A computed fold for a 1467-nucleotide RNA from a soil metagenome, annotated as small-subunit ribosomal RNA.
Rfam family: Bacterial small subunit ribosomal RNA.
The sequence is in RNAcentral, with records from SILVA.
[in-house]
RNA sequence: AGAGUUUGAUCCUGGCUCAGGACGAACGCUGGCGGCGUGCUUAACACAUGCAAGUCGGACGGUGAACCGCUUUCGGGUGGGGAUCAGUGGCGAACGGGUGAGUAACACGUGAGUAACCUGCCCUUCACUCUGGGAUAACUCCGGGAAACCGGGGCUAAUACUGGAUACGACCUACUCGGGCAUCCGAUGUGGGUGGAAAGAUUUAUUGGUGAGGGAUGGACUCGCGGCCUAUCAGCUUGUUGGUGAGGUAAUGGCUCACCAAGGCGACGAUGCGUAGCCGACCUGAGAGGGUGAUCGGCCACAUUGGAACUGAGACACGGUCCAGACUCCUACGGGAGGCAGCAGUGGGGAAUAUUGCACAAUGGGCGAAAGCCUGAUGCAGCAACGCCGCGUGAGUGAUGAAGGCCUUCGGGUUGUAAAGCUCUGUCUUUGGGGACGAUUAUGACGGUACCCAAGGAGGAAGCCACGGCUAACUACGUGCCAGCAGCCGCGGUAAUACGUAGGUGGCGAGCGUUGUCCGGAUUUACUGGGCGUAAAGGAUGCGUAGGCGGAUAUUUAAGUGAGAUGUGAAAUACCCGAGCUUAACUUGGGUGCUGCAUUUGAAACUGGGUGUCUAGAGUGCAGGAGAGGUAAGUGGAAUUCCUAGUGUAGCGGUGAAAUGCGUAGAGAUUAGGAAGAACACCAGUGGCGAAGGCGACUUACUGGACUGUAACUGACGCUGAGGCAUGAAAGCGUGGGGAGCAAACAGGAUUAGAUACCCUGGUAGUCCACGCCGUAAACGAUGAAUACUAGGUGUCGGGGCCCUUCCGGGCUCCGGUGCCGCAGCUAACGCAAUAAGUAUUCCACCUGGGGAGUACGGUCGCAAGAUUAAAACUCAAAGGAAUUGACGGGGGCCCGCACAAGCAGCGGAGCAUGUGGUUUAAUUCGAAGCAACGCGAAGAACCUUACCUAGACUUGACAUCUCCUGAAUUACUCGUAACUGAGGAAGCCCUUCGGGGCAGGAAGACAGGUGGUGCAUGGUUGUCGUCAGCUCGUGUCGUGAGAUGUUGGGUUAAGUCCCGCAACGAGCGCAACCCUUAUCAUUAGUUGCUACCAUUAAGUUGAGCACUCUAGUGAGACUGCCCGGGUUAACCGGGAGGAAGGUGGGGAUGACGUCAAAUCAUCAUGCCCCUUAUGUCUAGGGCUACACACGUGCUACAAUGGUGAGUACAAAAAGAUGCAAGACCGUGAGGUGGAGCCAAACUGUAAAACUCAUCCCAGUUCGGAUUGAAGGCUGAAACUCGCCUUCAUGAAGCCGGAGUUGCUAGUAAUCGCGAAUCAGCAUGUCGCGGUGAAUACGUUCCCGGGCCUUGUACACACCGCCCGUCACACCAUGAGAGUUGGCAAUACCCGAAGUCCGUGAGGUAACCGUAAGGAGCCAGCGGCCGAAGGUAGGGUCAGCGAUUGGGGUGAAGUCGUAACAAGGUA
Repeated sequence: AGAGUUUGAUCCUGGCUCAGGACGAACGCUGGCGGCGUGCUUAACACAUGCAAGUCGGACGGUGAACCGCUUUCGGGUGGGGAUCAGUGGCGAACGGGUGAGUAACACGUGAGUAACCUGCCCUUCACUCUGGGAUAACUCCGGGAAACCGGGGCUAAUACUGGAUACGACCUACUCGGGCAUCCGAUGUGGGUGGAAAGAUUUAUUGGUGAGGGAUGGACUCGCGGCCUAUCAGCUUGUUGGUGAGGUAAUGGCUCACCAAGGCGACGAUGCGUAGCCGACCUGAGAGGGUGAUCGGCCACAUUGGAACUGAGACACGGUCCAGACUCCUACGGGAGGCAGCAGUGGGGAAUAUUGCACAAUGGGCGAAAGCCUGAUGCAGCAACGCCGCGUGAGUGAUGAAGGCCUUCGGGUUGUAAAGCUCUGUCUUUGGGGACGAUUAUGACGGUACCCAAGGAGGAAGCCACGGCUAACUACGUGCCAGCAGCCGCGGUAAUACGUAGGUGGCGAGCGUUGUCCGGAUUUACUGGGCGUAAAGGAUGCGUAGGCGGAUAUUUAAGUGAGAUGUGAAAUACCCGAGCUUAACUUGGGUGCUGCAUUUGAAACUGGGUGUCUAGAGUGCAGGAGAGGUAAGUGGAAUUCCUAGUGUAGCGGUGAAAUGCGUAGAGAUUAGGAAGAACACCAGUGGCGAAGGCGACUUACUGGACUGUAACUGACGCUGAGGCAUGAAAGCGUGGGGAGCAAACAGGAUUAGAUACCCUGGUAGUCCACGCCGUAAACGAUGAAUACUAGGUGUCGGGGCCCUUCCGGGCUCCGGUGCCGCAGCUAACGCAAUAAGUAUUCCACCUGGGGAGUACGGUCGCAAGAUUAAAACUCAAAGGAAUUGACGGGGGCCCGCACAAGCAGCGGAGCAUGUGGUUUAAUUCGAAGCAACGCGAAGAACCUUACCUAGACUUGACAUCUCCUGAAUUACUCGUAACUGAGGAAGCCCUUCGGGGCAGGAAGACAGGUGGUGCAUGGUUGUCGUCAGCUCGUGUCGUGAGAUGUUGGGUUAAGUCCCGCAACGAGCGCAACCCUUAUCAUUAGUUGCUACCAUUAAGUUGAGCACUCUAGUGAGACUGCCCGGGUUAACCGGGAGGAAGGUGGGGAUGACGUCAAAUCAUCAUGCCCCUUAUGUCUAGGGCUACACACGUGCUACAAUGGUGAGUACAAAAAGAUGCAAGACCGUGAGGUGGAGCCAAACUGUAAAACUCAUCCCAGUUCGGAUUGAAGGCUGAAACUCGCCUUCAUGAAGCCGGAGUUGCUAGUAAUCGCGAAUCAGCAUGUCGCGGUGAAUACGUUCCCGGGCCUUGUACACACCGCCCGUCACACCAUGAGAGUUGGCAAUACCCGAAGUCCGUGAGGUAACCGUAAGGAGCCAGCGGCCGAAGGUAGGGUCAGCGAUUGGGGUGAAGUCGUAACAAGGUA
């Protein structure tokens, strides 16, 4: 410090996720030791048991053991002694310890104040401690009660209670002095008045007690500032705010009361709701911040819930009291007892948190004079890897690189110096011995602990997670979208580095992972440090309140600001330097810091405040002109519709085409007159005006604003603007008018599968006017307002100045508006660019992933419609912006192709052949499937082929290699089988380098074998777009980048062919050419070819010849080379000449980058999987040939351009020895007999159409030949299933073929025959060959396919794309809902405990007064105010449940349509 994830790729925006650190943690696996820490986060739930606050006999009266003394009648008596026990009394119990429920508050933090206060014990100073009195508990007696406990009589003490005296600096009051900050304060000043003190103990030294002053400590109250959420809480408040007086308190104060006034708080957030103890600090972070408030420390609050007071220095009191409530326990039913949020512990809750331990030895606390006692505070121990820190589980050597495991290309690699082995060590552990510090004279729980010494033995001590990317680390097997993984992206559908296991590797290590939470990364709430044209985001517009910000200059002040000083900012923590435990963690000394607050001194630049001056901002005045600016009234013409009348006759109207509609009752058309309402053609212009919405005939009236010029006046009067107020298109609403045209709804007609639409005919609200509502729009420049600055160029509107000009006008320039282009700059890009989206400042509004949702609920507004404000649950990992490359478009432009058009011949109808589907079957083997499967693999299924079926056999096998043994192999014959097997007997080896080999049989196992699966694991081969003209690269340049440029543009071409231009210049694969063939010629060569000349023959038959034809070698030829014209002086095009051939002459071979997971595992090869007496091999028979039907491809026809008969011509290219086969003979014929010739320019085979003659005469025929019968031929072991051919006979459909559709542009189509491959035989198929030999092409609008450029896109699996909504089903969360249940806080009233206070007190009563009677005082009782809990009532608010219901979300391939994305087919 970043990374992954949206896309085919890119840049950006933006969310989600990860790597880091931390924890009072929990869970899983594992676990050796020690040190230091930490340990109920949940039920402030309920608690058994024990302990946690006592102490003092030196305050008091009793009790009075041991022991001691004296005495004794030996029973005892008496005096000491003082353990112990309860009581009176004192101090403590208000500390210490726990918890965080409540509390949003002066509770806390920080800093001040108290002249408004208190303070036991402690310190210090001064003074005093005199004199009386009456009770009471304990105890004893009696009584009540189950108990707790209570009552009565009697005795008694005190440092208990109490009377009196004395006393000051206490209190009240007057004066004087001093001080202060107002009330006031001080005086050890004066005078007067009022009330009020004390306690002893023990020994003689102390210690108590009382009053007063001071200190210290602790507390109380007040104030400034600071720190949560929510405005879907906006108004709150009646003791409320203040005053006077009184009461009360330690003290101020509405704290309380009486009276008076009507105030007080609040957008700087009152009040309400929710949540929460606060802080020092802790975690994180570079910091600023964010989160937390365990342990330790400070403060607060609470103690079963609520209320209350008492005592006391201190409490409204955790281990005190009273009352009420709930709960638990005891009970004799009458009544009582209790409070672990103290330490342990129990139950419960929970993912989860320890021992009913030891000790007061230390530190500290209470009491005491002290000894001492008490102390679950505390010190220690126990449990727990809960955390941090430290140590160990051995070290060295050791290669045959052991064995085993795993992988393997079988060679090896790896585990791996790892192990074993050898040599050592002893940290921890174990055993034995010694043995602390903590303690001062004494006292040690910890503890025989830490630590030290000795002995012994490598012995007792390693796991967890991960290994697709992020992220370090890879292979094998198993599994087969299953099981499973997953933090995000995602993995798994038979070759998974992603699941599970193993080996290996990586990381950390007594731990390692997971989960949860917080910060970080996240600049993703942006103060530091973000944005708002299109990504989320500028308010519809203006005016303006509060607020924020604000021109020049002078002076003053000192609030902000910056500087110094002082106080404080507790300790601990943090940081730095040290120290102590062997180190570290830990502990500790010193320093720094704690960014803060307060006080004070001085400064005055800037901001603020005060005062004065100025004119540049702003405004006023004066002079001008421009304008659809607004409002009201009036006027005008064109058009439309309607009415009346005339003329006039059959249609009008409307559409893609029609129909509905109107019209013979006279429409439409036309003429004239009239009526009505609405809108204002031309002018008209990215022209004008207005804040925006918006404003358009003309005239008048009233009226707002801007601009130009001037510089007379005011003198900062300004900018922005939360709330607020006003304006605000269209539609809509209310009331009343108006209504010509247009036109939601509606009706009809069309279209359509449907058509609640688009189109047509009608048509009502509405549109118009007046008044009143609504308050929203893509209210857009998707761009808030204001000010200043920052190159230019060019239009236009309004005004001014200067110059020129006879007029018209022109040039330069200034201000204000409104456009376009463009530099710098900015921007993700597009783009913006003085009218900024640039550079700065000020103010306001708004945004923070998509969906849910601008929705629900609540509030406000509205007559309603609705508007405004505005969430959450849940769900996804994206949603989005700009640009790029493709693809696509019922987008555009250009161009090409038998693509259309123009033609010719067909197919589709018939019969047959052949292939396919389907069906059938034991099997009808398999593959091919739009074009690009279907006379295809198959260039030829009777057996074989053959892969299929049935039946029968074989098992190292039909075939290959290796090992061993044997010798026969082999051949004919016989029996036998459906056949292969099998049985029998007979004859009986070859080669050799003598090692053996060939061949056959036998044995065992390695293995063979598979036309079994996967063409979606593959190689190779092939099809297709397409013989279309394209596809790319290097360097350079442009762009942040994907990419672009080049390759686009202007021409041209069959062509990315060539030329020109150009930030491109070159190059490659394609095109073309080179190759083959064909067309011409030359030359060479003439046999088997040819024959002009000379002979010759029946015949180029033979001699002769090689001129010609021909053959096949080598060459030539064609290149836009020449001419004319066009064209950019180009490429090239048109025409012409010459030429056999002319513009790639014709044909072929040749197929770029790629597309289709195209085809083929059945040509072959091959990974993996599967079978192994079978899915292998052999054999026979059957099947692939089935047949209601459907489709493709062909053949033959339907006839006269023909059929039939007769006659007569002319080819090319091939093939031939298991072959082609002549002549001759036989047969009607297929064919047979026979075998000349030929291994081929030598031999073999009739070309047919055509032509000539004859016949048929338009018919189902002398067309057509299917089908069937009979008889034959050929091949072959074999012709039944299931071959071909011949003859005779038979003579079906069919008379030119619907919708639709195919081929072809010249030696082509059409037509005619010939040959070959395969092959024993079998062709209408396929591949070739020649003969005869046309028609048509205006042209590119349209259909199909393709190329280039451009445009749009929400597509990229790329339009066979993407995608929307209803409905149906399942699940999830949520709104409404008759109601129902509960909580909370209030209000009104009722009842009213305890208790303080007030009143009363006839009852009771020791101290004081009084001789006494009695009194004073006190108490019980009673009454009153307040008052908790409780009750009643109506509301408020928040939750839970709720039949039903609404929408939402998510789901595998459901249904219906096709709304959006292309002009998405109606933008």